Record summary
Model confidence (mean pLDDT): 82 of 100. Transfer RNA from Fibrobacter sp. UWOV1, 73 nucleotides, folded computationally. RNAcentral holds the sequence, with entries from ENA. Rfam family: tRNA. The family's RNA type in Rfam is transfer RNA. Rfam describes the family as follows. Transfer RNA (tRNA) molecules are approximately 80 nucleotides in length.
RNA sequence: CGGCAUGUAGCUCAAUGGUCAGAGCGAGGGACUCAUAACCCCGAGGUUGACGGUUCAAGUCCGUCCGUGCCGA
Repeated sequence: CGGCAUGUAGCUCAAUGGUCAGAGCGAGGGACUCAUAACCCCGAGGUUGACGGUUCAAGUCCGUCCGUGCCGA
């Protein structure tokens, strides 16, 4: 320098272009226990990497840039 893939909660990941973006783990609170752990309950936490475009509607499709990984030179 070129090609491919990828970017969503603190972490690991879902979500057919469609009406409130969810799950597990973790953090917090509660219940239980003499106490701790485990189990159980509660509810918080997201400008879906950035900027544009298409569309009635974009996490999803398209373009550019940025980050990461792999391959090639």